RNA sequence: GAACGAACGCUGGCGGCGCGUUUAAGCAUGCAAGUCGAGCGGUAACAGGACUUCGGUCUUGGCUAGAGCGGCGAACGGGUGAGUAACACGUAGGUAAUCUGCCGUACGAUUGGGGAUAGCCUGUGGAAACACAGGGUAAUACCGAAUACGACCUUCGGGGGAAAGGCGCUUCGGCGCCGUCGUACGAUGAGCCUGCGGCGCAUUAGUUAGUUGGCGGGGUAAAAGCCCACCAAGGCGACGAUGCGUAGCCGACCUGAGAGGGUGAUCGGCCACACUGGGACUGAGAUACGGCCCAGACUCCUACGGGAGGCAGCAGCUAAGAAUCUUCCGCAAUGGGCGAAAGCCUGACGGAGCGACGCCGCGUGGAUGAAGAAGGCUUAACGGUUGUAAAAUCCUUUUCUGCGUGAGGAAUAAUGUAAGGAGGCAAUGCCUUACAGAUGACGGUAGCGCAGGAAUAAGCCCCGGCCAAUUACGUGCCAGCAGCCGCGGUAACACGUAUGGGGCGAGCGUUGUUCGGAAUUAUUGGGCGUAAAGGGCGCGCAGGCGGUCAUACAAGCUUGGUGUGAAAGACCACGGCUCAACGGUGGAAACGCGCUGAGAACUGUAUGACUUGAGUUUCGGAGGGGGAACUGGAAUCCCAGGUGUAGGGGUGAAAUCUGUAGAUAUCUGGAAGAACAUCAGUGGCGAAGGCGAGUUCCUGGCCGACAACUGACGCUGAGGCGCGAAAGCGUGGGGAGCGAACAGGAUUAGAUACCCUGGUAGUCCACGCUGUAAACGAUGUGCACUAGGUGUUUGGCUUUCGAAGGCUCAGUGCCGCAAGUUAACACGUUAAGUGCACCGCCUGGGGAGUAUGCCCGCAAGGGUGAAACUCAAAGGAAUUGACGGGGGCCCGCACAAGCGGUGGAGCAUGUGGUUUAAUUCGAUGAUACGCGAGGAACCUUACCAGGGCUUGACAUAUACCGGAAGUCGCAAGAGAUUGCGGCGCCCUUCGGGGCUGGUAUACAGGUGCUGCAUGGCUGUCGUCAGCUCGUGCCGUGAGGUGUUGGGUUAAGUCCCGCAACGAGCGCAACCCCUGUUGUCUGUUGCCAUCAGGUAAUGCUGGGAACUCAGACGAAACUGCCGGUGACAAACCGGAGGAAGGUGGGGACGACGUCAAGUCAUCAUGGCCCUUAUGUCCUGGGCUACACACGUGCUACAAUGGCCGGUACAGAGCGAUGCGAUACCGCGAGGUGGAGCAAAUCGCCGAAAGCCGGUCUCAGUUCGGAUUGGAGUCUGAAACCCGACUCCAUGAAGGUGGAAUCGCUAGUAAUCGCGCAUCAGCAUGGCGCGGUGAUACGUUCCCGGGCCUUGUACACACCGCCCGUCACACCACCCGAGUUGGGGGUACCCGAAGUCGUUAGUCUAACCGGUAACGGAGGACGACGCCGAAGUAUGCCUGUAAGGGGGG
Repeated sequence: GAACGAACGCUGGCGGCGCGUUUAAGCAUGCAAGUCGAGCGGUAACAGGACUUCGGUCUUGGCUAGAGCGGCGAACGGGUGAGUAACACGUAGGUAAUCUGCCGUACGAUUGGGGAUAGCCUGUGGAAACACAGGGUAAUACCGAAUACGACCUUCGGGGGAAAGGCGCUUCGGCGCCGUCGUACGAUGAGCCUGCGGCGCAUUAGUUAGUUGGCGGGGUAAAAGCCCACCAAGGCGACGAUGCGUAGCCGACCUGAGAGGGUGAUCGGCCACACUGGGACUGAGAUACGGCCCAGACUCCUACGGGAGGCAGCAGCUAAGAAUCUUCCGCAAUGGGCGAAAGCCUGACGGAGCGACGCCGCGUGGAUGAAGAAGGCUUAACGGUUGUAAAAUCCUUUUCUGCGUGAGGAAUAAUGUAAGGAGGCAAUGCCUUACAGAUGACGGUAGCGCAGGAAUAAGCCCCGGCCAAUUACGUGCCAGCAGCCGCGGUAACACGUAUGGGGCGAGCGUUGUUCGGAAUUAUUGGGCGUAAAGGGCGCGCAGGCGGUCAUACAAGCUUGGUGUGAAAGACCACGGCUCAACGGUGGAAACGCGCUGAGAACUGUAUGACUUGAGUUUCGGAGGGGGAACUGGAAUCCCAGGUGUAGGGGUGAAAUCUGUAGAUAUCUGGAAGAACAUCAGUGGCGAAGGCGAGUUCCUGGCCGACAACUGACGCUGAGGCGCGAAAGCGUGGGGAGCGAACAGGAUUAGAUACCCUGGUAGUCCACGCUGUAAACGAUGUGCACUAGGUGUUUGGCUUUCGAAGGCUCAGUGCCGCAAGUUAACACGUUAAGUGCACCGCCUGGGGAGUAUGCCCGCAAGGGUGAAACUCAAAGGAAUUGACGGGGGCCCGCACAAGCGGUGGAGCAUGUGGUUUAAUUCGAUGAUACGCGAGGAACCUUACCAGGGCUUGACAUAUACCGGAAGUCGCAAGAGAUUGCGGCGCCCUUCGGGGCUGGUAUACAGGUGCUGCAUGGCUGUCGUCAGCUCGUGCCGUGAGGUGUUGGGUUAAGUCCCGCAACGAGCGCAACCCCUGUUGUCUGUUGCCAUCAGGUAAUGCUGGGAACUCAGACGAAACUGCCGGUGACAAACCGGAGGAAGGUGGGGACGACGUCAAGUCAUCAUGGCCCUUAUGUCCUGGGCUACACACGUGCUACAAUGGCCGGUACAGAGCGAUGCGAUACCGCGAGGUGGAGCAAAUCGCCGAAAGCCGGUCUCAGUUCGGAUUGGAGUCUGAAACCCGACUCCAUGAAGGUGGAAUCGCUAGUAAUCGCGCAUCAGCAUGGCGCGGUGAUACGUUCCCGGGCCUUGUACACACCGCCCGUCACACCACCCGAGUUGGGGGUACCCGAAGUCGUUAGUCUAACCGGUAACGGAGGACGACGCCGAAGUAUGCCUGUAAGGGGGG
């Protein structure tokens, strides 16, 4: 996608044509098979007639009713699919092995008798169903006799067998019609037999006793073990018997390009069944749906003694189920039964009803219509959209409603008329044709006409991708969606709703099922080195396949004719219902099967021949091929003896162990067992496993060479048989070394291991078993073909003096983009290439090589080998990363070498925690923690408590009312605020405006949330050397190449090479500071020379040299020299130079990573608050304190403290400012104010240092915390909560555990100075200068870069992931036991019934007999065989305590 006998949800106007218990459970009620009086006896009632005593009696009649005898039918038609794996079905045949009522054709016959019996009458029994006895009666019922054209039997002489009448006409002679009987043929229907065909399981492998065959008999319509007796021992089966499961089969239907796959509703053919099981009877036909008998279950009736029943016919009911209709009308049509016919019967059938269940058709209006209405939805707004959609105007009337009209389905039958015909003496009749001629369930239906009026008529699903169609709101991993992937955790195109859109449309979706896509079972049309998949290896039966030539045959094969392949359906054409669905006519097709011709290439068969496949003989050759026996030396251990003395042994280090009872070491001798160093080699042999000292014997295979021979003898190989490493098992030996188990010692958190010391099985031999391995080349065997190169092993030929060389056979390796193959990796004459033949095997992962069954095994175990359930993957190869207690190369204060710290103390500061009314918020490994904060007493401030305000503290706009705003004073109050009083505008076109208070409305405001919605900014990897692109090339692709390689560098820096060539962002450079110098400019800076002056000072004149300041230049580029290197890049050394290989420092941070940080700098989407989460104020808090951590300061002292003296900076800052001299104070500081917007004045005395003195190792003259007192300064205000000063106090601390940090040069360390913030507050931050130290090196730790390797990682090792245990759930396996079902077997009893036997009883027809009676035959009864049910067990299946593993 298509389909459906469907079901469910929502919805629903009409018509036509179809379809409608897919669930063999049980059924109330009605109907579904009768008919014939022209076969028969007879007939209630009724009608006519007669009689009558009026009670009735007699008689006649017919389409009498009902019933009976008889005939035909009831075996058809209708239903269902339980059973059935079968000659049941399909197809093609056979029947010389058969039957066939009614029907057709032909011939012949239809004579004459007899005895009964229903009905009926009388009676009896019974509740009923029904039964019985007696009497009498008819036939187309029954029975003899006669006859016999055929038929049948036959011993060929013969035997033997029939019938029925009825009606009509009649000139009464007979004739006609319908029947009856015999025979033959036909037609139709049926029986039986056979070939072929169509399900699953081999975890069903053997099966079968009437079984297979024969002789004889029985039996049937008929062949036959169909049945019986006897005889034989067969029959079937791997080409799948038997068993089990499932199933009605086919035409056809659905799907598919086809081949196929699935199905077997409706319609048609066949079969089977009729409550379940069994059985026969009747009959032409049944083993009989609406017949019978028996048994069983169930239901009903009953007077309890007995009886009745069978919807899988049509309706209908109950149950079951997801689910399937009216207890309708009619025989008008078609068909059927009976009848001579009229006709009767017909739930077959024709119709109607119900159900959108399906298919088909129609409609729900058409045209115009922009103010693009209103409303809805959306949007910041404008706008957009719904949308010509609506309204409105005009029009139409299919459909609908009402009224009216109105076909066709009907053909003919009976009968009548007419014409013709056959035969006949006539009539009734018979045959053919024409005309007339009754009958309609549906139904007043289809259709048509008139009227009315847009009037009566639209929904369902979807809108994340697949897949066509989106927005908003709500929700917030909730509610929910979902076919797969997956959506939903506050911006959901995926949930729900709305708006809009898409699809289909009286339907639309969902579910189920089938086919398709699926080449995903592969015949068409797949695979097996690594994805699932080559059997461990060989031999070989069956089977499959098979070399060259010739002839024959014709099985396969090809081709023609012919029969069949039902109809319907499907296909094509034409035509009918207005179209279509539907239906009609014709055609074509139908791959199959049968019969019959022809052909002979190929296959096959037969015969003959051939030599190339295969093999044999001869001569050579190599070899750890196999088996047996014998032999050898080295080593090891043990034993004995000698020498000899303290250890030995073992390990990362040790210990167990061994040794003074003499080890180890060493020498001599002996014993034992096992294995065979060197040779030794991608060397040899073998089918594989495997095979290694030597010699001998036995033995298999292989190779080469030249000839000869055989003549296809071949290849493969399911089963089968054999071989088959190690371990293991059995029995018996053997046992040196090694060594599972075990013991001890170590290691370790543990160590049932790795290491060590011992050590038993075993390892070895013989015999037997096991039968598996990563039994691997993960590559089945054989044959053939398809470029090469280079080794090696054994032969042969050739060449050469020889080593070498060439050719060739058979092996064994490597390389290879020759081609080709492959998903890639790779393979590549030793194929994974190209073909052929045969075998084995695979079909998602797990469950599981498990369970179960069977087979093998002594056992261990092996072979074969599932399912439930569960997952949306498992897997292969390759790619890019990341990672590795992988490798290589190389960097970095990474380690090492050093210096100084932190961690211990006190204090400062930040954080956590705790506390609190609040201790506002953020930052949290590295990359938070002296961080945001460059400075919280109020303010800041965001927090808390309390007090206030509500268009608001702040912005814009409009309208109205009022007024300057403001400021001063007083009062209340904690203040915000409020009240009172005073002072107090500008412009103007006179409307008003500016400013401002109030009211109202829009709005303001939010440090409220979301840094995981964002912008911007920032941290980190990391100043690491990387990150990419274009084009080209390579690869199916991801991707690679470039960017790798060889060198080199701080560097992807540069050079060389190279399928790459270039380029970009990074690196470097360009910028700033600093180091040298030149020129210029010299004031506030400088002062060499000249002059003046001072107590002194560039103080003054002057100078422009120097220092310095500041502009502009110069200078450094591996430029030069030598060496190394590849002639390169570059490196090393040197010269010169202030500086040398980036001179030093700074700014500068690639692609990206961490959903890193920040919504509280700012900006911003969304959400939230709106008399409060906004805003104002007072006070408090952010400063809390048992603790813990980070960062610092000060120390612990003598390289020091203290005291005195004394020297030298740089960079900054200064007007609400810096503030000198001077004075006061011990001091902080105060008073005061010169000078200075500053190279001019001030901050500003730098400190360490140096000189001198003192202290003398002590909790000190170290250290300064803490506390008391007294002060200073800032500020409205230092209580919470500032800094500083003085006096006093004088804590811990004696160099700091584990651990850990910084730093490579003017650096660390140490010393002071300044600045920002700032009223005040600095141990923090940012700057400045002074003094001024160590590195062998890259093994290791950490981090990083490049190359390479492995990977099951990709959230990327902080990954992934394994098993036990605990809890819950699911399916399964085993299973004590228990009780149902199925089919089998055995046994008992043996119903009905067929058949057989039978004098027990009874007996009309025929025969004999006058009769009595007898005979033949029959019925009943009895007996026998078979026989359903019954009982029992074993098998399969259902159930199950408990146990087990799995998910």

RNAcentral holds the sequence, with entries from ENA and SILVA. A computed fold for a 1447-nucleotide RNA from an uncultured organism, annotated as small-subunit ribosomal RNA. The coordinates come from a structure-prediction model, not an experiment, and the mean pLDDT is 83. It matches the Rfam family "Bacterial small subunit ribosomal RNA".